[in-house]
């Protein structure tokens, strides 16, 4: 480029929401490892760690057609020795190979690698082609042999011999070197190709074959392939590495190399590199590729291919075409082995294998048959290259573990609402099949090269046989995320990727069943990419979430106005080359498919070269004026610096007047004052700051700048449109300035005022308040360099409605000239956007911003990447110091955060209501008693209720019973229910009597009787035994139902639709009036509706009508019952928006809800109740069940609550007056008259199932008369004694009543606190429920008598509405900070100690090599260089350490309460001092401060 292809999210901060932001998950991948499991095959792949050490075997030889010889054997000749020949074999001389192949990644940040070019600056054995040759001669040596040394390895000496080993000479097509001529290019120096001439140096080897010939050999040229060197470009981290470099950079000359070159040396010069990151440090083989991803990218470099590098660590050369040589040499070091102690040997990072290390990685296998390689003429030999097999689910791919049928839906297991359901056609059973595995038989391709030759391998494959036979697990099941129940456990055991689960009903732990997912695998761990647009080029941000440098000047860099021409670097197009192969993609083909492999095409987005285009950018030249700058003019200003100067105030000093206080605070005190203060008058002195003007004002880059005057000086704006001609913008480094505090030196010091002292406050008060007061504040000079240095908003340019104020100018009108006025231009500033005018668009998470942008765009700079640790440590730079700038990590958390919403809260605000306060009346708190509670006690004192909302409450009535508690004694299918089986008895009535023991229950014994209902059918039922079960006031009110309390009879709580807002939500329901009321009216993006309010219901108050028992003596009336009427702001006046409504009046029995009751919204308090009842779960079952007797709930040092009675004269007592009620109750009952008793009461029994009779003459306070005379009394009545009465089986614990006697405390109650607003409070009695009786002074009702006060809403309490702040939401009984104490963790400092690394200097210095010398030697010597070693001082990195300091984390530790509300002293920033700690105070700054008031501005009239 073509055709295509191509992008998913979720959980987690909150009460909820949106955003920011991190963490986590779902996907893919791996040379993997681990856990559980495991049938087969194919293809791949397999020490990632210790480049740690290695036993053993193998991994490089070959050539006899180069040469001589030894040995074995055969043949021929020979008696034999021996000679010749053949075959085989062995080492040696010689040739070629051994520099390939194979392994590794230690080192290396480099021309090492990759891409692209260059080499005219080069080399190249074997191979191919071309040209020319190979003629003579000669000396040795190994083997062998004879000796010697040595343990060995090995070494030495003498002697013999050959060559394709070595040497000498000849020839020279050519080549080398030197000189010269011609040619091309060039200005020249010079370069280049080619040609010619002269001189110089230099070759060779043979072998096989009968031969042909073949193979070797020499010289030269060309080619192919291979290599060396050089350039450009590309690819890691670190600046807490900023300067590095002496062969360093260059030159000349020389040496050296195949070749260029400081590659090396001598001399000369002083260069070279670096912010585009030198130098240093860390890490790392590089590439093709591989993984992932939509892509851009990010990560990676196993296997395969290319290159580089290394071969135990280090150094060095030799040989050779090629090495500075993995299985060659020499030396040093470390290690291992042998040794006769003298000396030697070795190098698996080749294939196997072994030890070690490790989470972890294989056989001491077969073969050269194939493909290659080396040697050879060839046959061939060699080859742990390679081909194969083996082991490992390590990966990918394929196959299988059966198929069809089979309901009585078997058994087992699980669940269950006990009916059933699930596992599940699953199994069994029936019918089939044989992939796979097994057995038997057959049996390849791979073989090219006519023959022979197969490790794999009797393998693949084919056929046959028998038989469902040989073959399923792992993880998961709260959400993300597919899949749920039971049991156990009980914040334990445990789980967990994140959120989180577990504290007795756990789908989250463990087990089981069921289910889900994948499947010979499944999970876990580790790592990489993705999701993450969470480093953002594609593709992010910086007002408040992290993020704009405090501000300006300006260097480099980046970006840059209009126009013409040229160029063609960027850019664009075409063509050519290259971009190895493999991989990837597409198509096709081969293994039965696939994985795998093969073929073709495409691609590899890059680089180079050539040609072309010229819009834009760049470069060159010229022109322009709109940007920028200059010039002239008149103005504005707290701009800066310096010198001077005025008045007010304060303090001090002196003098006068004057006398006892002053000062200070919420209140005080310290302090000052009779030595005369404060106050007041005058004079003088000092320092600091500049009232009014003054403002939203002005100026400045920012910090900042304010009396007035003068001098010097910077900048900006306007007008003129005269000049220059892009001179511009931004700005990394750099430099200047930079509030306050602070530092140094010297002055100064009035006021203020850190520290400090004193006084208060307080639990304390190192504070807030007060009295003093030092540094400091001021000046000069020099430092410091930070602030909430803020508009929390970098600079510049352009564009996108306005209004107003102000500065300067112009014009017009007017004027003598101005002011004013109108219009306009330019600038500066402010305002404003749901706004008291019209009125945006856009942006933003929202708040908000909006021509001074946070809008739309461009350019440049700075900065951010979760919270904490931390702006800290270490290092560096700066500073006198304080400290500043730069700036991490370990560790830790799953959040931290922004804006807005609904609530709640505030020692925030506004409005309103309530017996809330106030105004009143009466109480409680003190006494005695009653009663309830706590506590204590007890065998037991049963249990529950605990601020308001427990406490005369459950209980409207505990002597037994009740009863739940305690002691003792008994019963066990049970006191009570239902059912089954069997039996008993008259086979069918349940009953009853007596005796013994006993406290009773109960136990034991004996006797008697025969009777249910029903016409019938039939029904119910007793006892004994066994079984299911009963029973439980046992636990859980935090598993529940129902019921109840409270806020609160407060006026609220919601919904539908619509609208607004991204959303949570808002609106409606806010506002103005009004009401008891979210009641009503008005207004209104709301319109309606519901639950509440009100009304409907009941009672009372008036009247009418009807009825009339038992009521009324009679009629009326009263009374009773029933049905109606009446009240609605209806009428009038006034107020108000004319409305709603309010004020007053008339009439009326009643007037503005007429009084009272019932009625209790959404909800709150895990409020109360399992003991009223019901009920899930758990627990007990000869007991936690049931029965009985007795006791207890009634105890008594004490504390609290609720009451009664009093303390007295508004009283007490006695007597009298038929003084006057209402509600109720009564047959197991109320009980009359009469009689008895002082009385309680008894006898009595009329009447009454009640408007009839009774309680009950219904009452008391009241009224009348008398006494008491202020006392502990003629008050009060507790307590106690005696005697009675009543109920009841029973009054001892433990009842009530009566009579007589006794006669306590108490003289009006501290702090504090309660009720009540009218028939109310207060006072007075009556009745009833419960009940045998009563502890009732309680409770619920009833009537009688019958007040006072309310100015008002400042305060207390509670509530409602609106608003505001909030870091609260378990909601202020909230949240939360720091020290201290304890435990754990990581990192830093640290006297030091130990080790590593890389350099430097000096000393020493092996092998080796070039050089020098030498008596010519395969020799010796010398001066250098050098690996290594030693010494020294530093640098850097790490380990470790007494100790001290800070940090993080840790259910319930200590001290305070700093912050969040005005957080109770507004908070915060910088700085300084101080303090157990949070912190406090001074000074300057910010608003990211609540509340109130004022000023100003805008708009309307």
């Nucleotide at each position: 480029c073509u055709u295509u292809u191509u992008g998913a999210g979720a959980g987690u901060u909150u009460g909820a929401u949106u955003c920011u932001g991190g963490c986590u998950c779902a996907g893919g991948a791996u040379g993997a490892a681990c856990g559980c499991u495991g049938g087969c095959g194919g293809c791949g792949u397999g020490u990632c760690u210790a480049a740690g050490g290695c036993a053993u075997g193998c991994a490089a030889g070959u050539c006899a057609a180069g040469g001589g010889g030894g040995c074995u054997u055969c043949g021929u000749a020979g008696c034999a020795a021996u000679a010749c020949g053949g075959a085989g074999u062995c080492a040696c001389c010689g040739g070629c190979a051994a520099a390939c192949u194979g392994g590794u990644g230690a080192g290396u940040a480099a021309c090492a690698c990759a891409u692209u070019g260059g080499u005219a600056a080069c080399c190249u054995a074997c191979c191919u082609c071309c040209a020319a040759g190979a003629c003579g001669g000669u000396c040795a040596u190994a083997a062998c042999u004879u000796c010697g040394c040595g343990a060995a390895a090995g070494c030495g000496a003498g002697g013999c011999u050959a060559a394709u080993a070595g040497c000498c000479g000849a020839u020279g097509a050519g080549a080398u070197u030197g000189c010269g001529g011609g040619g091309a290019c060039a200005a020249a120096a010079g370069u280049c190709a080619u040609u010619c001439g002269c001189a110089u140096u230099u070759a060779a080897a043979g072998u096989g074959g009968c031969a042909a010939c073949a193979c070797a050999c020499u010289u030269g040229g060309a080619g192919a392939g291979g290599g060396g060197c050089c350039u450009a470009u590309g690819g890691c981290c670190u600046a807490u590495c900023a300067g590095c470099u002496a062969g360093u950079u260059g030159g000349u000359g020389a040496g050296g190399u195949a070749a260029u070159g400081g590659c090396u040396c001598a001399c000369c010069a002083a260069g070279g590199c670096u912010a585009u990151g030198a130098c240093g440090g860390g890490u790392a083989g590089c590439g093709g590729g591989c993984g992932u991803g939509a892509g851009a990218g990010c990560g990676u470099g196993a296997c395969c291919c290319g290159c580089c590098u290394c071969a135990g660590g280090g150094g060095a050369a030799c040989u050779g075409a090629g090495a500075u040589a993995c299985u060659g040499u020499c030396c040093c070091c470390a290690c291992u082995c042998c040794u006769a102690c003298g000396g030697g040997a070795g190098g698996c990072u080749g294939c196997a294998g072994u030890c070690a290390a490790g989470a972890a990685u294989a056989u001491u296998c077969c073969c050269c048959a194939a493909u290659g390689c080396g040697c050879g003429a060839a046959a061939g030999c060699g080859u742990g290259a390679g081909g194969g097999a083996g082991c490992g689910a390590c990966g990918c791919c394929g196959c299988g573990u059966g198929u069809c049928u089979g309901a009585u839906g078997a058994a087992g297991c699980c669940c269950u609402u006990c009916g059933g359901g699930g596992u599940g056609u699953a199994a069994a059973g029936g019918a089939c099949u044989u992939u796979u595995a097994u057995a038997u038989g057959g049996g390849a391709c791979g073989a090219a090269c006519u023959a022979a030759u197969g490790a794999c391998g009797g393998u693949a494959c084919c056929a046959u046989a028998a038989g469902a036979a040989u073959a399923a697990g792992a993880g998961g099941u709260u959400g993300c995320u597919a899949a749920c129940u039971c049991u156990g456990u009980g914040c334990c055991a445990g789980c967990a990727g994140c959120a989180g689960c577990g504290g007795u009903a756990a789908u989250a732990c463990a087990g089981a069943g069921a289910c889900c997912u994948c499947u010979a695998g499944c999970g876990u761990u580790a790592u990489c990419c993705g999701g993450a647009u969470u480093c953002a080029u594609u593709g992010g941000g910086c007002g408040u979430a992290a993020a704009g440098c405090g501000c300006c000047u300006g260097u480099a860099a980046g970006c840059g106005u209009u126009u013409u021409c040229c160029u063609a670097a960027g850019u664009c197009a075409a063509u050519g080359g290259u971009u190895a192969a493999a991989u990837c993609u597409u198509c096709g083909a081969g293994c039965u498919c696939a994985a795998c492999u093969c073929g073709a095409a495409a691609a590899c987005c890059g680089c180079c070269a050539u040609u072309g285009a010229u819009a834009c950018u760049g470069g060159g030249a010229g022109a322009a004026u709109a940007g920028a700058g200059g010039c002239c003019g008149g103005g504005a200003g707290a701009g800066g610096c310096a010198a001077g100067u005025g008045g007010a105030a304060u303090u001090g000093u002196c003098g006068g007047u004057g006398u006892a206080g002053c000062g200070g605070u919420a209140a005080a005190a310290u302090g000052c004052g009779u030595u005369a203060a404060u106050a007041u008058c005058g004079a003088c002195a000092a320092g600091a700051a500049u009232a009014c003007c003054a403002a939203a004002u002005g100026c400045g880059a920012a910090g900042g700048c304010a009396u007035c005057u003068u001098g010097c000086u910077g900048g900006a704006a306007c007008g003129g449109u005269c000049c220059u001609g892009a001179c511009g913008c931004c700005g990394a480094g750099a430099g200047a300035c930079g509030a306050a505090a602070g530092c140094g030196u010297g002055g100064g010091u009035a006021g203020c005022g850190a520290a400090u002292g004193g006084g208060a406050u307080u639990a304390g008060a190192u504070a807030c308040c007060c009295c003093a007061g030092u540094a400091g504040u001021c000046c000069a000079c020099g430092c410091c360099c930070u602030a909430a240095a803020c508009g929390a908003u970098g600079g510049a340019u352009a564009c996108u409605a306005g209004a107003c104020a102000u500065u300067g100018g112009a014009a017009g009108u007017a004027u003598c000239g101005a002011c004013c006025c109108u219009u306009u231009c330019a600038g500066u500033g402010u305002c404003g956007u749901u706004u008291a005018u019209u009125a945006a668009a856009g942006u933003u998470a929202a708040c908000a911003c909006c021509u001074u942008a946070a809008g739309u765009a461009u350019c440049c700079c700075g900065c951010c990447u979760g919270g904490g640790a931390a702006g800290u440590a270490c290092g560096g730079c700066c500073g006198c110091a304080a400290g500043g700038c730069u700036a991490a990590a370990a560790c830790u958390c799953a959040a931290a955060g922004a804006a807005a919403u609904u609530g709640a809260c505030g020692g925030g605000g506004a409005c309103c209501c309530g017996c809330a306060c106030a105004a009143g009346c009466g109480g409680u708190g003190g006494a005695g008693c009653a009663u309830g509670u706590g506590g204590u006690u007890c065998a037991a004192u049963u249990c529950g209720a605990c601020a308001a909302u427990a406490a005369c409450c459950g209980a409207g009535g505990a002597a037994c019973c009740u009863c739940a508690c305690c002691a003792a004694g008994g019963c066990u299918u049970g006191a009570c229910a239902u059912g089954u089986u069997a039996g008993c008895g008259u086979u069918c009535u349940a009953u009853u009597c007596u005796c013994u023991g006993g406290a009773a229950a109960c136990a034991g014994a004996g006797g008697a009787a025969a009777u249910c209902c029903g016409c019938a059918a039939g029904g119910a039922g007793g006892c004994u035994a066994a079984c299911a079960c009963a029973g439980g006031u046992g636990c859980u009110g935090c598993a529940u139902g129902g019921u109840u309390g409270u806020c609160g009879u407060c006026a609220g709580c919601u919904c539908g639709u619509g609208u607004c807002g991204u959303c949570a939500g808002a609106u409606g329901u806010a506002c103005g009036g009004u009401u008891a009321a979210g009641u009503c009216c008005g207004a209104u993006a709301a319109c309606g509706a519901g639950c509440g309010c009100a009304a409907c219901c009941c009672c009372c108050a008036u009247c009418u009508u009807a009825u009339g028992u038992u009521g009324a003596a009679u009629u009326u009336u009263u009374c009773a019952u029933a049905a109606g009427a009446a009240a609605c702001u209806g009428c009038c006046u006034c107020g108000u928006a004319u409305a709603a409504c309010g004020a007053g009046g008339a009439g009326g029995a009643a007037g503005g809800c007429g009084g009272g009751g019932a009625u209790g919204a959404c909800g709150u308090c895990a409020a109360a109740u399992c003991a009223g009842c019901a009920u899930g779960g758990c627990c007990c079952u000869u007991a936690u069940g049931c029965c009985u007797u007795g006791g207890g709930c009634c105890a008594c040092a004490c504390a609290c609550g609720u009451g009664c009675u009093a303390c007295a004269a508004u009283g007490g007592g006695u007597a009298g007056u038929a003084a006057c009620a209402a509600u109720g109750g009564g047959u197991u009952g109320c009980g009359a008259a009469g009689c008895g008793g002082u009385a309680a009461c008894g006898c009595g029994g009329a009447g009454c199932u009640a408007a009839u009779c009774c309680c009950a003459c219904c009452a008391a306070a009241c009224c009348u008369a008398c006494c008491c005379c202020c006392a502990g009394u003629u008050c009060a009545g507790a307590u106690u004694g005696a005697g009675g009465g009543c109920u009841g089986c029973a009054a001892c614990u433990c009842g009530c009543c009566c009579u007589c006697a006794u006669g306590a405390a108490g003289u009006u109650g501290g702090a504090a606190u309660c009720g009540c607003u009218a028939g109310u409070a207060a006072c007075c009695g009556c009745a009833a429920a419960u009940c045998a009786g009563c502890u009732a002074u309680g409770u619920u009702g009833c009537g009688g008598u019958g007040a006072a006060u309310a100015c008002g809403u400042u305060c207390u309490c509670g509530g409602g509405u609106c608003u505001u702040g909030u870091a609260c939401a378990c909601a202020c009984c909230g949240c939360c900070c720091g020290u201290c104490a304890c435990g754990c963790c990581a990192a830093g400092a640290g006297a030091g100690u130990c080790g590593g690394u890389a350099a430097u200097g000096c000393c020493u210095g092996a092998a080796g090599u070039g050089c020098c010398c030498u008596g010519u030697a395969c020799g010796g010597g010398g001066a250098g260089c050098u690996a290594g070693g030693g010494c020294a001082g530093g640098a850097u990195c790490g380990a470790u350490a007494a100790u001290a300091a800070g940090g993080g984390c840790g259910a319930a530790g200590u001290c305070g309460u700093a912050a969040c509300a005005a957080g109770g002293c507004a908070u915060c920033c910088g700085u300084a001092g101080c303090g157990g700690a949070a912190g406090c105070u001074g000074u300057g700054g910010a608003u990211g401060g609540a509340u109130c008031a004022c000023c100003u501005c805008c708009u309307u009239u």
Molecule: small-subunit ribosomal RNA
Organism: Patescibacteria group bacterium